[in-house]
RNA sequence: CUACAAACCCGAACUAUCGCUCCGUACUUGUAUGGUGAGGAAAGUCUGGACAGCAAAGGGCAACCCACCGGUGAACAGCCGGAUGUUUCAGUAACAUGAAAUAAUAGAUAGUGCCACAGAAAAUAACUGCCGGCAACGGCGAUGGUGAAAACGUGGGGUAAAAGCCCACGAUGCUUUGCAGUAAUGCAUUGCAUGGGUAAACCUUGGGUGCUGUAAUGCCACGUAUAGUACCGUUUUAAGAGCGGCCCGUUCAAGGUACAGGGUAGGCAGCAACAUUGUGUAAGUAAUUGCACAGGCAGAUAAAUGAUAGUUUAGAAACAGAAUCCGGCUUACGAGGUUUGUAGUACA
Numbered sequence: 001c002u003a004c005a006a007a008c009c010c011g012a013a014c015u016a017u018c019g020c021u022c023c024g025u026a027c028u029u030g031u032a033u034g035g036u037g038a039g040g041a042a043a044g045u046c047u048g049g050a051c052a053g054c055a056a057a058g059g060g061c062a063a064c065c066c067a068c069c070g071g072u073g074a075a076c077a078g079c080c081g082g083a084u085g086u087u088u089c090a091g092u093a094a095c096a097u098g099a100a101a102u103a104a105u106a107g108a109u110a111g112u113g114c115c116a117c118a119g120a121a122a123a124u125a126a127c128u129g130c131c132g133g134c135a136a137c138g139g140c141g142a143u144g145g146u147g148a149a150a151a152c153g154u155g156g157g158g159u160a161a162a163a164g165c166c167c168a169c170g171a172u173g174c175u176u177u178g179c180a181g182u183a184a185u186g187c188a189u190u191g192c193a194u195g196g197g198u199a200a201a202c203c204u205u206g207g208g209u210g211c212u213g214u215a216a217u218g219c220c221a222c223g224u225a226u227a228g229u230a231c232c233g234u235u236u237u238a239a240g241a242g243c244g245g246c247c248c249g250u251u252c253a254a255g256g257u258a259c260a261g262g263g264u265a266g267g268c269a270g271c272a273a274c275a276u277u278g279u280g281u282a283a284g285u286a287a288u289u290g291c292a293c294a295g296g297c298a299g300a301u302a303a304a305u306g307a308u309a310g311u312u313u314a315g316a317a318a319c320a321g322a323a324u325c326c327g328g329c330u331u332a333c334g335a336g337g338u339u340u341g342u343a344g345u346a347c348a
Stems, first nucleotide, its partner, number of pairs: 001344009010334001012312007020037001022035006039319001043330002046328005051213004058248004063209005068082005083105001084103007106204002111202002113198003127144001129140004152170006171194004177188004217269004226260001228259005240252004274296001276295008
């Protein structure tokens, strides 16, 4: 320097003319004038909330969610840091150690299940084999074989042949004490125990959890017919309705439910000023937070936010259109920029 891959950033601005939406001002009430106008994902509807309503307040059961420690945050989302486990690479005779990635990180000694195939057998072990015996049969679990895993491992003693049967040194789990650390945990140490795995199997332990969704909700106008039938009830057992699914309980209540029928489809609010952006500074490993200064903040209602020309920039292409709002996660895209890695080429 080129190519490929990964992670992150960014996704345009200005001027002129014409057109459209909303707001302000002025009046001749539809004109003039000034200002504003779709994203980093607006997508997915996955997730956490704000806000609004359900009159108010509970208990139990079921159901659902979460699960190492600390910090941050409105948040149960997410993010940051650390610990432990696993994998890969480097390193070493082998450990130790370091870096990167990753984890749906409580419990297998409460219980119930499951572990294909192979193998004699996958926890009530005995094919091969060893020992004893004339044989029948008895003893063994060290040898061999299968397997991810075969009754903790290595060495020695002991035995008819063998085994934690005994000894030494270790492994794993639980545990005593001390030191370090906010803690998870680490190092050392005491004692006990010894098939393994699986809870993204049922389950156990600990913690947590109202519902609906701007078509929420509230107000105004217009119009008519609850005139009818049936059943239940009118506090002399409350019919019915509300409080998440059920039960208890509690509150309101003189009407309610079903069938059949009649009228209406309009307008206003909610509706855009906030958990907002940038710069500097301070604290902090960081995520993030405080302070100061300077900015910005569309509101349509079947749907406005556009077109043309020129200029600037490294570049203006692709993916793609606001509908209550905000935070996060995931997915789509490349005209371009930054960093890292791999390979090649050139120079020194």
A computed fold for a 348-nucleotide RNA from Chitinophagaceae bacterium UBA4407, annotated as Bacterial RNase P class A. Model confidence (mean pLDDT): 75 of 100. It matches the Rfam family "Bacterial RNase P class A". By type it is a ribozyme. It was read from a public genome assembly, where an Rfam model found it.